[in-house]
Context: one part of a larger RNA
RNA sequence: UGACGGGGGCCCGCACAAGCAGCGGAGCGUGUGGUUUAAUUCGAUGAUACGCGAAGAACCUCACCCAGGUUUGACAUGCACGUGGUACUGAUCCGAAAGGUGAUGGACCCUUCGGGGAGCGUGCACAGGUGUUGCAUGGCCGUCGUCAGCUCGUGCCGUGAGGUGUUGGGUUAAGUCCCGCAACGAGCGCAACCCCUGUCCUUAGUUGCCAGCACGUAAUGGUGGGAACUCUAAGGAGACCGCCGGUGACAAACCGGAGGAAGGUGGGGAUGACGUCAAGUCAUCAUGGCCCUUACGACCAGGGCUACACACGUACUACAAUGGGAAGGACAGAGGGCUGCAAUCCCGCGAGGGGGAGCCAAUCCCAGAAACCUUCUCUCAGUCCGGAUUGGAGUCUGCAACUCGACUCCAUGAAGUCGGAAUCGCUAGUAAUCGCAGAUCAGCAUUGCUGCGGUGAAUACGUUCCCGGGCCUUGUACA
Repeated sequence: UGACGGGGGCCCGCACAAGCAGCGGAGCGUGUGGUUUAAUUCGAUGAUACGCGAAGAACCUCACCCAGGUUUGACAUGCACGUGGUACUGAUCCGAAAGGUGAUGGACCCUUCGGGGAGCGUGCACAGGUGUUGCAUGGCCGUCGUCAGCUCGUGCCGUGAGGUGUUGGGUUAAGUCCCGCAACGAGCGCAACCCCUGUCCUUAGUUGCCAGCACGUAAUGGUGGGAACUCUAAGGAGACCGCCGGUGACAAACCGGAGGAAGGUGGGGAUGACGUCAAGUCAUCAUGGCCCUUACGACCAGGGCUACACACGUACUACAAUGGGAAGGACAGAGGGCUGCAAUCCCGCGAGGGGGAGCCAAUCCCAGAAACCUUCUCUCAGUCCGGAUUGGAGUCUGCAACUCGACUCCAUGAAGUCGGAAUCGCUAGUAAUCGCAGAUCAGCAUUGCUGCGGUGAAUACGUUCCCGGGCCUUGUACA
C1' cells in the first nucleotide's frame, strides 16, 4: 500500500422486510449429468454451464461410427514433360452410391505459321486437417457493474515503499455539486450530446384521413371534392429547481406549492472507466509452436447426434366454477411477402386440395387477434376438469418421413384434487394474464428466442438480520 475480520461508523441495491405470481409434487417439451452404445461428434460446469454455441440434426448440415472405393488430391499457385481423336460428350456393363469401364460424336483463343495459351494427363514443389495447445496469441465476449470509481502532470511531505490531491463538513443517482484544506490543475469514467416514447406548432397530403357540401350504394371514403381532424415523416417549441414559500453556512442542495401534456435524471433504449477471474472461445474467423501426409486429408451409402434402471436445471399444460362447453357480438400494435403473400369461389367434418383476382405493397395478401361482452348449459364429480398414452384412418413438405417430421379426424382416455425441506422473479403500464408477428426455415418452435400490442394489480413500517457493493476508520503473525 492492499487484502481479510463471526472489528467499528456512514450509505446504497427486489438484498431483507411488506406483497403478488411461481419453481420444488404430476404429465409432457427441452438442455445437462450418468449409464448404454459400433458411434451416441465437440465445446460450455458455482454465482458468470445446463430452451447455452444451435435464429431450426430425416439426407445435407457433420466434425462421430460401420462399410466401400480414392491419393498432386474436393480447393490454390508455380515448375518440368506429354497431349488433336486432346478437352468435352458420355451409350453399355459392375456397383448402394462414390468410383471404375469406356462405344459414339467431337472442339476453343492468339499467331510472325515456328509456336504460344486454355483444358487434360504424368511427375515435383505443395495443398488439406472442426487434429493439439484459449496456460503461446489476436479478435470477440461473460462477470464484478451502469458499481462510482481509476489515474496523471507539477508542487509539497517522507531515507524509502509511498502519501497528499481523491481525506474532512454538507449534498447527490453519481469523485454530482458547494464549502474548507499544501495543494493547484488535468485525463478516463458520471452526466449531457444520440434514438424511441409522452404535449403542442409549422411544412407536406398519397396508397393514409373525411368535419362541412354534393353524387351514389343492400353496404363501404365507393366517387366528386376537401386539407379541418386522425395519421404519416421532416423541422421546431417545451422542463431549467426557471417562478413562489420554507429549511440550510448568505452555498450546494432539500421539502412544499403554482403553472403545465410532462417536475426535479418525465419513462425506456443505446452507451460498460482502470482492472479482476492464466474466466470463455484454436469448432465463427485469424494465428505461433507441435502433430498427420495412400491419412488425423478428400468422396460416398447406411447408421448415429433422437439410446434410457436413473439424477438435476429450465419451460409448457393442468389439477377446475374468477372455470369447462355452445352460439352470437367488439376492440390492437408491430412485422413479413416474387423460388413470394395469396382474396372471392368450389370440394373436404378437418389437416388440406382445386382455382387463381390483387399485390414488388400506408394501395393487395398473410389476417378470424385472444383474453373481453351477451345468452344458454354443466353443479363439485377424477367430472362436460385434465389431456398423457395407445389403436385406426388421413393431409402436407420433401429423391426419401422405418430408425427420426409436423398437422388433421375418429376412438382411447393415464398421472394429477395446489405440491416436504428448500428456492426464483417482480416496485407500474411493472407483476400477473391474453393473444399477434418475425428471424432460422423445403418441411418442422400451441412449449425456445426476439419483438408487438390488449386487460391490468398488491405492497414497501423500516434497515436489526441474510446476500452483494461503495467511502472512512481500526486490528493483523497474510501478500

Annotation
RNAcentral holds the full RNA, with entries from ENA and SILVA. Predicted 3D model of a 479-nucleotide part of an RNA (small-subunit ribosomal RNA, 3' major domain) from an uncultured Gammaproteobacteria bacterium. It matches the Rfam family "Bacterial small subunit ribosomal RNA".